This is a predicted complex of two RNAs, RNase P RNA and transfer RNA, with 434 nucleotides together.

RNA sequence: AAGGGCUGCCGGGCAGUCGCGCGCCGCUCGGCGGCGUGAGGAAAGUCCGGGCUUCACAGGACGGCGUGCGGGACAACGUCCCGUCGGGGAAACUCGAAGGAAAGUGCCACAGAAACAAACCGCCCGCGCGAUGCGGGCAAGGGUGAAAUCGUGAGGUAAGAGCUCACGGAGCGUCGCGGUAACGCGCGCUCGGGUAAACCCCACGCGAAGCAAGAUCGCUCGACACGCUCCGCGCGGCGGAGACGGAUCGUCCGUCCGAACGAGCUACAUCGCACCGAGGCGCGCGGUGACGCGCGUCCCAGAUAGAUGGCUGCCGCCGCGCAAGCGGUACAGAAUCCGGCUUACAAGCAGCCUUUGCCC
RNA sequence: GAGGGCGUAGCGUAGCGGUUUAACGCGUCGGCCUGUCACGCCGAAGAUCGUGGGUUCAAAUCCCAUCGUCCUCG
Numbered sequence: 001a002a003g004g005g006c007u008g009c010c011g012g013g014c015a016g017u018c019g020c021g022c023g024c025c026g027c028u029c030g031g032c033g034g035c036g037u038g039a040g041g042a043a044a045g046u047c048c049g050g051g052c053u054u055c056a057c058a059g060g061a062c063g064g065c066g067u068g069c070g071g072g073a074c075a076a077c078g079u080c081c082c083g084u085c086g087g088g089g090a091a092a093c094u095c096g097a098a099g100g101a102a103a104g105u106g107c108c109a110c111a112g113a114a115a116c117a118a119a120c121c122g123c124c125c126g127c128g129c130g131a132u133g134c135g136g137g138c139a140a141g142g143g144u145g146a147a148a149u150c151g152u153g154a155g156g157u158a159a160g161a162g163c164u165c166a167c168g169g170a171g172c173g174u175c176g177c178g179g180u181a182a183c184g185c186g187c188g189c190u191c192g193g194g195u196a197a198a199c200c201c202c203a204c205g206c207g208a209a210g211c212a213a214g215a216u217c218g219c220u221c222g223a224c225a226c227g228c229u230c231c232g233c234g235c236g237g238c239g240g241a242g243a244c245g246g247a248u249c250g251u252c253c254g255u256c257c258g259a260a261c262g263a264g265c266u267a268c269a270u271c272g273c274a275c276c277g278a279g280g281c282g283c284g285c286g287g288u289g290a291c292g293c294g295c296g297u298c299c300c301a302g303a304u305a306g307a308u309g310g311c312u313g314c315c316g317c318c319g320c321g322c323a324a325g326c327g328g329u330a331c332a333g334a335a336u337c338c339g340g341c342u343u344a345c346a347a348g349c350a351g352c353c354u355u356u357g358c359c360c
Numbered sequence: 361g362a363g364g365g366c367g368u369a370g371c372g373u374a375g376c377g378g379u380u381u382a383a384c385g386c387g388u389c390g391g392c393c394u395g396u397c398a399c400g401c402c403g404a405a406g407a408u409c410g411u412g413g414g415u416u417c418a419a420a421u422c423c424c425a426u427c428g429u430c431c432u433c434g
Stems, first nucleotide, its partner, number of pairs: 001356009012315007020038008040331001044342002047340005052210004059253005064206005069083005084098001085096004099201002104199002106195003120142002122138006150168006169191005175186004214271003218265005228242006244258005279298008316329005361433007370386004378417001388404005410426005
C1' cells in the first nucleotide's frame, strides 16, 4: 500500500424566525409573559424473557407447548460469555435446530437382483461325455443408484469373506490417565444403511391473563337471592351431605366458589405513569470473559393513543462539473417499564488482528 | 394488546416431499370456420411457486427468519 476479519462509535453543526406539548414562577388570570425541558439506535416487528397487577390456589395423571453439547453470567431468557465437537477459510476468524436411528413404527421416487432383506451378470466346487443343465458355496469384481453393510493394501482360500494383519474410521465400555464437565489420549471388544426441520422416545421447564392489567371516585339500572333437595339439632336459625351451576391452557380426578356484586353512562376524572430505576456517566478493584463489587457524580420526554415541528442563511459530508455552480444528506418516530433477539438504515469515524507485496 | 389465515402464468384456483419442464378455467396471441363479428374447433406463448437461508439424495411442499396482505377478539 492492497485485500480480508473482528469490535466500538456517530446518525449533521451554528444563527435567525414562526409555532407546539409538559413543568415551575409571575401577572392586569376562560388568558398572557418569562425560564427550563422535549424521540431512537433501532422508539419498529411483537419473536423471547422479566418487573408490576388481578384471579375462585395454581394439586395429580394423560394430553399440549417450549428448550435440547458442557460449564458459567444474569432478575430471567430461546440472550450473552468461555470452552468441547463438527462444517467453512491459507489465516485472522466464522457458522452450527450439536440429545437418541444399537427401543418401536413409517418412508427411501426412478433405476436396480436387492433399499434391510437379498443375488442379475459373475467367481468357485461337485454331478455329468458335454451343454445354454442340476445341486451347493461366495459376496471380492461388474452393473444400478443420492445411498449397497467399515475404507485402502497385503496375507489367506476351491473361490471368497475383519477370516487374519498394517494404517485409517465408527460405535460401545462398572477400564486407565487428564479435565468441574462436554470431551481428549490410551487399552479392550464390536463393525449393526439413511431419515427424528417423519411419527416417536428421553431429559428439563411451563397456573392463567395482561397497563384497554388493575385501584379509587360520581350517576343510573339490575341482582337483593344467604338459593334447590335430603338429614340432624338445644328448630323460625345453624351444621352436614347431595344434586346443579361455575373456576382451572384441554380431558378426567381432586381442590375451591355459589352473592362476591354485575351491567351501563358522561367532555371521561385521579392513581398505576414518568424523579430514583435490574438507571446513565466516570474512576478503581476482581474475573480469560459475559459480568460483579466499591466510590464519585447526574436526574433524563410523556400524553386527550393528539406535543417533540416548519422556513431561511452560513458551514460540514457525498456525487457530478475545469470552474462558477447544481443535486443529495438515510432508516424511522415514544404510549406501562426494563433485558435481549431480529429487521430497516445516506454518509462517516476509531481501534485491534490476519494475508500478500514493496521500502528502511 | 392477543390470536389466526393467505401469497403459485395477466386474473381465479389446484398441487402439500419423487417419476414431469408445476395442472385447470377465464383471459392473451396465431390458425380454421363465416360475407364479417360472436359462438365453436385446433394450436401456442406465458411461472425467480413473495424474499433470504437451512434440512434432505431430492423442496412449490418440511423448518427458521423476513416482507406484503386479509380476518377475528377485547
It holds a member of the Rfam family "Bacterial RNase P class A". The family's RNA type in Rfam is ribozyme. Its mean pLDDT, the model's own confidence on a scale to 100, is 76.